């Protein structure tokens, strides 16, 4: 990089450094000098690992803890990008449902 597999409607700073850009991509729409990104500190979760029961013996279910390894910490993964129903109107809109694509964990080559 690239399969596989789980989740993505919740949650989380009136802190410090810093100084202009950001929100993957495109179009939209927002967010920022009442300070962006990035770094510390602080905080949330509970995916791994860690403990405890059940099942069971492939390992899965369910609880608990945050002191370990990683995530998050602005708007649903901000919306929508592809198909499919309805509905409305009339070839658009709007809801809804699956995909695609992103993003994180964990394995894998």
């Nucleotide at each position: 990089c690239u399969c596989u597999u789980a989740u993505c409607a919740a949650g989380a700073g009136c802190g410090g450094c810093g100084g202009a850009g950001g929100g993957a991509c495109a179009g939209g729409c927002c967010c920022u000098g009442u300070g962006a990104a990035g770094c510390c500190c602080g905080g949330c979760a509970a995916c791994a690992g860690c403990c405890a029961g059940c099942a069971c013996c492939a390992u899965g279910c369910u609880g608990g803890a945050a002191a370990u390894g990683u995530g998050c910490u602005a708007a649903u993964u901000c919306c929508u990008g592809c198909a499919g129903u309805a509905g409305u109107a009339u070839u658009a809109c709007u809801a809804c449902u699956g995909a695609a694509a992103g993003a994180u964990g964990a394995g894998a080559u």